[in-house]
Molecule: SAH (S-adenosyl-L-homocysteine) riboswitch aptamer
Organism: Candidatus Thiothrix singaporensis
RNA sequence: CAGUCCGAGGAGCGUUGCGACGGGGGCUCCAACCCUGCCAGGCUCGGGCUGUGUUUCAAGACAUAACGGCGCUCAGUCAUU
Numbered sequence: 001c002a003g004u005c006c007g008a009g010g011a012g013c014g015u016u017g018c019g020a021c022g023g024g025g026g027c028u029c030c031a032a033c034c035c036u037g038c039c040a041g042g043c044u045c046g047g048g049c050u051g052u053g054u055u056u057c058a059a060g061a062c063a064u065a066a067c068g069g070c071g072c073u074c075a076g077u078c079a080u081u
Base pairs, nucleotide, nucleotide: 001051002050003049004048005047006046007045008044009043010074011073012072013071014070015069018042021037022036023035024034025033041067
């Protein structure tokens, strides 16, 4: 760094539907493209596993965030009455 799994980012309801994914069409085949279904943690942080690359190596300490279409509700915090 990449892939994958788990956890966290307070909790819900409704809604639109880009990407990904499923189905169909398209095409000799694939792709582009079209239709349809599903769809608002797909993002960030932390940890495990696997792989790749670089680098003398290892341990400890400190810190724990910023975001997430639209509408609504609840919780929590602060202020005011």